[in-house]
RNA sequence: GCGCCCGUAGCUCAGUUGGAUAGAGCGCGGGGUUGCGGACCCCGAGGCCACAGGUUCAAGUCCUGUCGGGCGUACCA
Numbered sequence: 001g002c003g004c005c006c007g008u009a010g011c012u013c014a015g016u017u018g019g020a021u022a023g024a025g026c027g028c029g030g031g032g033u034u035g036c037g038g039a040c041c042c043c044g045a046g047g048c049c050a051c052a053g054g055u056u057c058a059a060g061u062c063c064u065g066u067c068g069g070g071c072g073u074a075c076c077a
Stems, first nucleotide, its partner, number of pairs: 001073007010026004019057001028044005050066005
């Protein structure tokens, strides 16, 4: 350089054939419980779905470009 795959909450990951207000576990905050903690129970906050554009009545999902990461392969030295 070329090809393929990936990018969703602080972390690890779901998200069906494109369908309405995007979820889970852990972590974090508050409360309960406890002699105090841990564990457990309840509630809550936290997301431009990498970025930009396009298609569509409707995009996390499809298309194009860019950026970042991974794998494979080729060339140079």
Predicted 3D model of a 77-nucleotide RNA (transfer RNA) from a Candidatus Hebobacteria bacterium. The organism belongs to Candidatus Hebobacteria, within Bacteria. The coordinates come from a structure-prediction model, not an experiment, and the mean pLDDT is 80. It matches the Rfam family "tRNA". Gene Ontology term of the family: triplet codon-amino acid adaptor activity. Rfam's curators write: Transfer RNA (tRNA) molecules are approximately 80 nucleotides in length. It is annotated as a transfer RNA.